[in-house]
RNA sequence: AUAGAGGUGCGAAAACCAUUAGUAUACUAUGUGAGGAUAAUGAGAUCCAGUGAUCAUGGUUGAAAGGGGAAUUCGCCGAAGUGAUGGGAAGCUCAUUUUUCUCAUAUACUGGUUUUGCAUCGAAUAGGUGCAAGAUUGUCAUAUAGCGUUGGCUAUGUGGAGGGCUAU
Numbered sequence: 001a002u003a004g005a006g007g008u009g010c011g012a013a014a015a016c017c018a019u020u021a022g023u024a025u026a027c028u029a030u031g032u033g034a035g036g037a038u039a040a041u042g043a044g045a046u047c048c049a050g051u052g053a054u055c056a057u058g059g060u061u062g063a064a065a066g067g068g069g070a071a072u073u074c075g076c077c078g079a080a081g082u083g084a085u086g087g088g089a090a091g092c093u094c095a096u097u098u099u100u101c102u103c104a105u106a107u108a109c110u111g112g113u114u115u116u117g118c119a120u121c122g123a124a125u126a127g128g129u130g131c132a133a134g135a136u137u138g139u140c141a142u143a144u145a146g147c148g149u150u151g152g153c154u155a156u157g158u159g160g161a162g163g164g165c166u167a168u
Base pairs, nucleotide, nucleotide: 001168002167003166004165007077009076010075011074012073013072016069017068026060027059028058029057030056031055035048036047037046038045039097040096041095042094043093044092080110081109082108083107084105085104086103087102088101089100090099091098111137112136113135114134115133116132117131118130119129120128121127139160140159141158142157143156144155145154146153147152
């Protein structure tokens, strides 16, 4: 470099399901009585507002995004995930911050799956990430034993990490 393996293996996709949430929105009743909306703050701009803003408590209506799940299909086996740094887009304009999405990086960590605890993100009892301890699985190294007889194979223990392992 090429090909390949791991298994409750990884990712993506429209639809589906639950959650979000009886929340937001809209309308309305009573009280209040001048402010409020556009992510936060400041400055603008626009819009709504005594034909009642805002707030509180009821009534009617009642979502979505983001996050997640299992199956199917497709693509795959650093698959990929998370963080960091930098760029881009969107959230009315500008400044600062911030949220979401996205791209790049030989920038760091993690072999895969899974359980428990703690921390953190999260609306969350979902899920993700990190750390610690276990289970399981593949792989390599090594020790012992058995088989085999010079290619090794099997079992058990210990250890390592995917920048690994197998074949050429």